[in-house]
Context: one part of a larger RNA
This record gives sequence, structure tokens and C1' cells, in this order.
RNA sequence: CGCAGGAUACCUGAGGGGAGCUGUCCUUAGUACGAGAGGACCGGGAUGGACAGACCUCUGGUGAACCAGUUGUUCCGCCAGGAGCACCGCUGGGUAGCCAAGUCUGGAGCGGAUAAGCGCUGAAAGCAUCUAAGCGCGAAGCCCACCCCAAGAUGAGGUAUCCCUUCCCGUAAGGGAACUAAAGGCCACUCCGAGAUGAGGAGAUUGAUAGGCUGCAGGUGUAAGUCCGGUAACGGAUUGAGCCGAGCAGUACUAAUCGGCCGUGCGG
Repeated sequence: CGCAGGAUACCUGAGGGGAGCUGUCCUUAGUACGAGAGGACCGGGAUGGACAGACCUCUGGUGAACCAGUUGUUCCGCCAGGAGCACCGCUGGGUAGCCAAGUCUGGAGCGGAUAAGCGCUGAAAGCAUCUAAGCGCGAAGCCCACCCCAAGAUGAGGUAUCCCUUCCCGUAAGGGAACUAAAGGCCACUCCGAGAUGAGGAGAUUGAUAGGCUGCAGGUGUAAGUCCGGUAACGGAUUGAGCCGAGCAGUACUAAUCGGCCGUGCGG
């Protein structure tokens, strides 16, 4: 921009894409078959491999703004306690998120038309012949079925709901004037499990959108100070303490302010 008014929500599915794999074991059954050796079709069940998708409860990885330990040095006047720098100084752990080696799921099944092939009926050609007329069976393949996208499918679809005037010219189509900015949307604003930017989604005081605060979960692992024991290093008590990024709730304390713009009035 189009989809013959504008808008919101939900659909349909033309068409397109994806997937499509397979082993072993048990049973049927040591049955059918076979002199024996051997050893099934069909059907039922279990468990794997590779691949794919989703997810983070578990197992783990990461987790440079979380916690602790510790070396050297500089500084905070000294002690104590800390801060900076040294690869995040080094080391031990680790929430959320992300992730796989972790977890769950998938390739199922029904049907249709067929290939090679196997047939029925059957002439040409008194026989024979699956084929010439006609009819049937028959694949991991084709169509459908399963998952995803999808009306720019210009063949532009459907359903529900919402919104908007007066006058003049004109038979009408259409044109003009005044008035008013509807429904809805956008910018700006608070944000996100959404994201390169656009986009998408949540919210905007009739509010839990983000921050703060409170509680909880979770991490680290018993803070500082004081007291007790020890000459001291240190140990013990207060104390599962103190600290704590992203998690889950609650709570308007702070900030979502003040505003601006687009969008009309068609047809019957």
C1' cells in the first nucleotide's frame, strides 16, 4: 500500500514445511515344516541404539555484582575489623537463568489408490491365457492420518462484537461548507520467562508493571562485639549465627507524571 467504511477478538485452511529409522529378548512354540540337524510365518509383550522436540523435578556443568577461607602488598593513625590491587589474586562451595551428560515425549494406527508381483472370470484363437472388456489382493514408497507455518490464498475468506453528522449543489455517482475527533491504535512512561533493532507480551493509581520493604524458599556455613579457658597460636559460649544477585508470595513506600498524535462521518 492492497484486501470498496473504520476497528477488536477468535477461527477456516488453499498451499507449504517437518517427521518417517532400527536392533535384541520373551511368548506363540521347540509348534508348523523336516529322516535328522535345524527351525518359522502370523500375532502379543518387554527393553535398547541413533535421531528429533520440549523442559530443569532429579544428576551435574556454568554461574566475573552470592557466601566463606587464604597469600603478598598499599591504605583506613595503631589493635581489632575492613577496603583496593595482584588472571575473578588464589582456593572451596553455589540461587535464578542458560545448558547436557539429566528428565519426559515422538516416529503409532485406520483407511484409499497403486508398483513389482500373485490371482478370478475371460475371449480374440471351440483349447489355453491375470487382460483385450470386467473384478480382486498386494510395499518402509504415494494420498490421508500426526506436528508446525499459513487469507499478499490480489481467488486477499468466515464468525462475533464495537464506532461515527448537520447543511448546501446534484436524478444519481459525486462535490463542497461547518462542526466534532468516535471505536480503536500509536508515541512518550513502568517492565518482561519477548527481544540485535523493529516486533511480540504485561502494566499504567478502578494499579502488583518494575524498584524498595516484609516474610518464605535457597546459598554459604556458626559474623562482629562481648564473655570464659589458654603465656600464646587458638578453642568454647552467645549462634545454624551473620551475610545474601536474579526465585515465590505479600505490601502502594518510590516510579508508571504531565501530555501529544493518528484515526472520521460510507452504503442501504
RNAcentral holds the full RNA, with entries from ENA.
The part of an RNA shown here (large-subunit ribosomal RNA, domain VI) has 268 nucleotides and comes from a Calditrichia bacterium.
Its Rfam family is "Bacterial large subunit ribosomal RNA". Its family is annotated with structural constituent of ribosome and ribosome in the Gene Ontology.